[in-house]
């Protein structure tokens, strides 16, 4: 890597250099950005997966290795409940559309085997 598993609506920068147009994964919205995106160093910082202590669990404490520091993984997309609405289909019932949810899928972290 892969594969299991655990979390992803909480939290943390208007910070210094440097470097310049684009960035949010990909389309579809909508957002962010020359009042400097994204990258890269450095400071701060935040959360606690390992970790280390409290004799073990439970909780707690502290921050070594990681992680992470716009918006909910920014929110849709596929499959589903519910409720609404249609000057939609002749109706069973089924379509379209708004809101509220659940769940897959894919990704991200960490951990774990090798």
């Nucleotide at each position: 890597c892969c594969a299991g598993c655990a979390u992803c609506g909480c939290g943390a920068g208007a910070g210094g250099c440097g470097u310049u147009a684009g960035g949010g994964g990909a389309c579809g919205g909508c957002c962010c950005u020359g009042a400097g995106a994204g990258c890269g160093c450095c400071c701060g910082g935040c959360a606690a997966c390992c970790u280390g202590c409290c004799g073990c669990a439970c909780g707690g404490c502290a921050a070594g290795g990681u992680g992470c520091c716009a918006a909910a993984g920014c929110c849709g997309u596929c499959c589903u409940g519910g409720u609404c609405g249609g000057u939609g289909g002749u109706a069973a019932c089924c379509c379209c559309g708004g809101c509220c949810g659940g769940g897959a899928a894919c990704g991200a972290u960490g951990u774990c085997u090798c």

Description
Model confidence (mean pLDDT): 81 of 100. SAM riboswitch aptamer (S box leader) from a Spirochaetaceae bacterium, 114 nucleotides, folded computationally. Lineage of the source: Bacteria > Pseudomonadati > Spirochaetia > Spirochaetales > Spirochaetaceae. The sequence was found by an Rfam model in a public genome assembly. The model forms 97% of the base pairs in the Rfam consensus.